The RNA shown here (c-di-GMP-I riboswitch aptamer) has 77 nucleotides and comes from uncultured Rubrobacter sp. Of the family's consensus pairs, 81% are formed in the model. The coordinates come from a structure-prediction model, not an experiment, and the mean pLDDT is 84. RNAcentral holds the sequence, with entries from MGnify.

RNA sequence: AAAAGGCAAACCCGUCGCGAGGCGGGGACGCAAAGCUCACGGGCCCCGUUAUAAAGGGAGGCGGCCGGGCUACCGAA
Numbered sequence: 001a002a003a004a005g006g007c008a009a010a011c012c013c014g015u016c017g018c019g020a021g022g023c024g025g026g027g028a029c030g031c032a033a034a035g036c037u038c039a040c041g042g043g044c045c046c047c048g049u050u051a052u053a054a055a056g057g058g059a060g061g062c063g064g065c066c067g068g069g070c071u072a073c074c075g076a077a
Base pairs, nucleotide, nucleotide: 006031007030011026012025013024014023015022016021029064035070036069037068040067041066042065043062044061045060046058047057
């Protein structure tokens, strides 16, 4: 480079949640790890306390914010 494929943003409908957001269906912006891990680190978001802020608290959320770790198809190699 190719081949077989895979995942699924925004948005819409339904549903769960105080919420961030999750799940199912539709739908594709994109992704070579857009597979898994937040009980590895940072960042952002939510709840609540406080005084409005910070610190502290929550096995709260985001893995498609990033790093790290683990696993993985094909192929020149």